[in-house]
The part of an RNA shown here (small-subunit ribosomal RNA, central domain) has 344 nucleotides and comes from an uncultured rumen bacterium. It matches the Rfam family "Bacterial small subunit ribosomal RNA". Its family is annotated with ribosome and structural constituent of ribosome in the Gene Ontology. Model confidence (mean pLDDT): 88 of 100.
Context: one part of a larger RNA
RNA sequence: UUGGGCGUAAAGGGUGCGUAGGCGGCGGGAUAAGUCUGAAGUGAAAGGCUGCAGCUCAACUGCAGUAUGCUUUGGAAACUGUCCUGCUGGAGUGCAGGAGAGGGCGAUGGAACUCCAUGUGUAGCGGUAAAAUGCGUAGAUAUAUGGAAGAACACCGGUGGCGAAGGCGGUCGCCUGGCCUGCAACUGACGCUGAAGCACGAAAGCGUGGGGAGCAAAUAGGAUUAGAUACCCUAGUAGUCCACGCCGUAAACGAUGAGAACUAAGUGUUGGGGGAAUAACUCAGUGCUGCAGUUAACGCAAUAAGUUCUCCGCCUGGGGAGUAUGCACGCAAGUGUGAAACUC
Numbered sequence: 001u002u003g004g005g006c007g008u009a010a011a012g013g014g015u016g017c018g019u020a021g022g023c024g025g026c027g028g029g030a031u032a033a034g035u036c037u038g039a040a041g042u043g044a045a046a047g048g049c050u051g052c053a054g055c056u057c058a059a060c061u062g063c064a065g066u067a068u069g070c071u072u073u074g075g076a077a078a079c080u081g082u083c084c085u086g087c088u089g090g091a092g093u094g095c096a097g098g099a100g101a102g103g104g105c106g107a108u109g110g111a112a113c114u115c116c117a118u119g120u121g122u123a124g125c126g127g128u129a130a131a132a133u134g135c136g137u138a139g140a141u142a143u144a145u146g147g148a149a150g151a152a153c154a155c156c157g158g159u160g161g162c163g164a165a166g167g168c169g170g171u172c173g174c175c176u177g178g179c180c181u182g183c184a185a186c187u188g189a190c191g192c193u194g195a196a197g198c199a200c201g202a203a204a205g206c207g208u209g210g211g212g213a214g215c216a217a218a219u220a221g222g223a224u225u226a227g228a229u230a231c232c233c234u235a236g237u238a239g240u241c242c243a244c245g246c247c248g249u250a251a252a253c254g255a256u257g258a259g260a261a262c263u264a265a266g267u268g269u270u271g272g273g274g275g276a277a278u279a280a281c282u283c284a285g286u287g288c289u290g291c292a293g294u295u296a297a298c299g300c301a302a303u304a305a306g307u308u309c310u311c312c313g314c315c316u317g318g319g320g321a322g323u324a325u326g327c328a329c330g331c332a333a334g335u336g337u338g339a340a341a342c343u344c
Stems, first nucleotide, its partner, number of pairs: 003316004007298002012312001014200004021193003025087007033080002035076008048066007090190001091187003094183005102176007109153001114148007124135002161168002205246006214240002219235004257311006265289009293300002317344003326337004
């Protein structure tokens, strides 16, 4: 490479947009590049292969057959391609409704923690399995009133909702993206996928400037212990928060790429349509159970891991190793790409 695979054995890219490319709905006409078919030319000989034959066999030799292909030319027109023309079911637009923690910016609210001030009040508080470090007669803890500051939004809250993923949760306003349903007015295949590329991308980390209540790597102390660079306790700095700029990773998980079609049922739920207020029915989502089928099994099962098609990514024994090296990116940390020797 072929083949076989990718939920858990190796293997789905973190996610989207999208270039090239690949693939592509229904009907009519044309063409004849692909495709199929006839003929001619060429494909030297030797050699090779198959069969037969000649030297007593064989080597050796001879005879016959065998060349995917290329060129020219005649024909076929189903399929693919190309051109022309039409269609509406795919896709999109419009109109009428709808739900939502989707995103950005600004404003604002209450509870709690901490701190500050003052009053009351007195000997403890705190913490643990038990303690101690720690705080407290310079008046703590507790309690009351007032104030400050930062961060997060109890209840509602829900296998509820929204988003491509990461993710998103007090309230109000402004700006803004997407989605669903109904109608069937419009366009008329405008589509699917997507190497490169571009964009987004939790947490931690980095740069500059702010901010800093609580929590808390590091660190210090107290315990525990044979030791205890831990688990427990008391403190506590980066950080966590904001703005701008980097980083680009993750068990970035449904460990399950995207799109399309088809294939028993039952039951819950979200948002529409429907209807007589509840139902049936129906569309889009989100769960559970379960048949056929599938799977090594577990399980999956209309939200498929079933039956098929298109396109992309990836795997090919374990270790060495996500290492070395080169290259690219980055302020750095590092990230991306990514071997071999050797060894079992």